Predicted 3D model of a 72-nucleotide RNA (transfer RNA) from Candidatus Pacebacteria bacterium UBA6180. Rfam family: tRNA. Its family is annotated with triplet codon-amino acid adaptor activity in the Gene Ontology. The family's RNA type in Rfam is transfer RNA. Taxonomically the source falls in Minisyncoccota (Bacteria, Bacillati). The sequence was found in a public genome assembly. Its mean pLDDT, the model's own confidence on a scale to 100, is 83.
Parts: sequence; structure tokens; C1' cells
RNA sequence: UCCCCGAUAGCUCAAUGGCAGAGCAGGAAGCUGUUAACUUCAAGGUUCGAGGUUCGAGUCCUCGUCGGGGAG
Repeated sequence: UCCCCGAUAGCUCAAUGGCAGAGCAGGAAGCUGUUAACUUCAAGGUUCGAGGUUCGAGUCCUCGUCGGGGAG
């Protein structure tokens, strides 16, 4: 210098261009003599940044940043 992959909740990860979700963690309640386990509920998000396309973008296009891998 070039090529490929990734960036979404505190963490690990989903999401045909059409309401942003799950598990775990944390919170509340139930259960129990108590704890743990179990059950239920609620909360938690400027989807890395800036533009573009589109009626509509986490998703498609361009540029950038950061991380990982590869070529020279």
C1' cells in the first nucleotide's frame, strides 16, 4: 500500500429493505424457616461516525474511525 471479515442492550450474539430481539448479568415479585435453585414481571438501544439511494435502511452504496485476518 492492497484485499477480506467485524462494530447492534453491561457482556455474548440474532434480526428477507417494513414495530430493533434473545440468552446471560443486574433490578422487582413469587416460592422457601433462610440461602441457592426454580417461576413470573419490568427495565435496559442515537444499531461506530458522516453522507447517499429508497415511500421506508441495522440491512444496499460511498468515505472515514477502530478491531481481527491475509497478500506484498